[in-house]
Context: one part of a larger RNA
RNA sequence: GAACGUACGCUGACGGAAUGGAUUAGGCAUGCAAGUCGUACGAGCGAACUCUUCGGAGUGAGCGAGUGGCGAACGGGUGAGUAAUGCGUGGAUGACCUACCCUGAUGAGGGGGAUAACCAUUCGAAAGGAUGGCUAAUACCGCAUACGGUCGCCAGGUUUUCCUGGUGAUCAAAGCUGGCUUCGGCUGGCGCUUCAGGAGGGGUCCACGUGCUAUUAGUUUGUUGGUGGGGUAACGGCCUACCAAGACUAUGAUGGCUAGCCGGCCUGAGAGGGUGUCCGGCCACACUGGGACUGAGACACUGCCCAGACUCCUACGGGAGGCUGCAGUCGAGAAUCUUCCACAAUGGGCGAAAGCCUGAUGGAGCGACGCUGCGUGUAGGAUGAAGGCCUUAGGGUUGUAAACUACUGUCACGCUAUAGGAACCCGUGUAGGUUAAUAGCCUGCGCGCUGACCAAAGCGAGAGGAAGUGCCGGCUAACUCCGUGCCAGCAGCCGCGGUAAGACGGAGGGCGCAAGCGUUGUUC
Numbered sequence: 001g002a003a004c005g006u007a008c009g010c011u012g013a014c015g016g017a018a019u020g021g022a023u024u025a026g027g028c029a030u031g032c033a034a035g036u037c038g039u040a041c042g043a044g045c046g047a048a049c050u051c052u053u054c055g056g057a058g059u060g061a062g063c064g065a066g067u068g069g070c071g072a073a074c075g076g077g078u079g080a081g082u083a084a085u086g087c088g089u090g091g092a093u094g095a096c097c098u099a100c101c102c103u104g105a106u107g108a109g110g111g112g113g114a115u116a117a118c119c120a121u122u123c124g125a126a127a128g129g130a131u132g133g134c135u136a137a138u139a140c141c142g143c144a145u146a147c148g149g150u151c152g153c154c155a156g157g158u159u160u161u162c163c164u165g166g167u168g169a170u171c172a173a174a175g176c177u178g179g180c181u182u183c184g185g186c187u188g189g190c191g192c193u194u195c196a197g198g199a200g201g202g203g204u205c206c207a208c209g210u211g212c213u214a215u216u217a218g219u220u221u222g223u224u225g226g227u228g229g230g231g232u233a234a235c236g237g238c239c240u241a242c243c244a245a246g247a248c249u250a251u252g253a254u255g256g257c258u259a260g261c262c263g264g265c266c267u268g269a270g271a272g273g274g275u276g277u278c279c280g281g282c283c284a285c286a287c288u289g290g291g292a293c294u295g296a297g298a299c300a301c302u303g304c305c306c307a308g309a310c311u312c313c314u315a316c317g318g319g320a321g322g323c324u325g326c327a328g329u330c331g332a333g334a335a336u337c338u339u340c341c342a343c344a345a346u347g348g349g350c351g352a353a354a355g356c357c358u359g360a361u362g363g364a365g366c367g368a369c370g371c372u373g374c375g376u377g378u379a380g381g382a383u384g385a386a387g388g389c390c391u392u393a394g395g396g397u398u399g400u401a402a403a404c405u406a407c408u409g410u411c412a413c414g415c416u417a418u419a420g421g422a423a424c425c426c427g428u429g430u431a432g433g434u435u436a437a438u439a440g441c442c443u444g445c446g447c448g449c450u451g452a453c454c455a456a457a458g459c460g461a462g463a464g465g466a467a468g469u470g471c472c473g474g475c476u477a478a479c480u481c482c483g484u485g486c487c488a489g490c491a492g493c494c495g496c497g498g499u500a501a502g503a504c505g506g507a508g509g510g511c512g513c514a515a516g517c518g519u520u521g522u523u524c
Stems, first nucleotide, its partner, number of pairs: 001524004007519004014373003019367002026330003030327003035070003040067002044063002048059004077285003086210007096203003102197004107192001109143001111141002118133006148171010175190006211257003218248003223245008260282004264275004287308005310321004338364001340363003346360001347358004377407004387398004411465001413460004420454002426448009468513005473494003479508005489496002
């Protein structure tokens, strides 16, 4: 000199785009953060309408617990652990594997038995159950079929895994809904089964690189390798039985300490050094420890089970909970924000769609925490006014500074008004395709609908509302007076202060930077 997720002191007009729990991965009141589908299903309630013998019957928008489907493995948070099971770069016909959603091909025939909801009885303070009975499905289970897949056998091909052909065994499925109808059917939309394929994603393997420490020198028994078996989506001591005795290490094994890694960021002429906050990629974690279930995907932040610590409820028998999501609270700390608005936009989940959900996200709020822009007026104005300070008492200085005169109108303020962020979806009109069809569905174009929040533009008034802070001995830009008297104090270093202090305190003046200025800490 530069920098910072800074903190502290004094001061503080406005805007933009950023940024804000670094310490206790300490404990948490309260609200919200993951739902959705009635075009999968059977009950229930039911506005309104129709018929009526006035008892009732039918249609039925909508609501909705339960069964079922998809999602909940994404998105969001944190950095505890981890020194290599991580990360970075490069690679993998050298074991390679997977696949919800997407695309294409293929098929969808015919049956069965249950169960929740509900009803009845019943246990419990509650959380939650028990027994019996009824019922549906795109829930569950057989049978048939097999373009194909898997496994076995045989033959051929470029040698093995591999490919081709033959053969045997085995493996599927589900419907819902719109329009027309001469009631025979025709025609769409969304799904379902099996197989194949691709993009992107995930799992696995290899090489090299990626802290300190030798005041850590030996370490290892599933350890190193083989065979058989098991297991996985897949290779492998991944697991197991047996066999062999190996494997790593001074190019630092093993141990200890520290630490998430990177793109980057800071500094520096560079080489290098330091660092990993925000944003992006990867990893790990979710009260602590362990475990599996479901599923395409988890060993699963707001799922389940067990153990532990802690907190809460209890009728003492027993139960409930997990903010390292968004706000907020206590604690500890030098220190870090609102218990806000909206799904209008972007994106995500579900749905045929309307739409619903979304503390992701978009916004507003708070903090000069940093960066950046702009203002606090402009021109004239000397009797160089008054006052202050100094003085050799003449004067000098504050100082064109003020007053005063003439203007301007940024920002802030007030008023009016609306551009743009809005494109979709949907409604409607129209053209084309599909079709028997002017329905319906798909595609294009025109018009209409949709703003939480921001607010360009225009008009008005009026210099009005807007300057501080550090320093002035040298380094280092800037000097005098008074007070004090080795006292009180200053200080980054050298050093000032003991009666004329340019170094302490005050004043006047000056120098620097400026909505900031200075101090502390850390890095180069």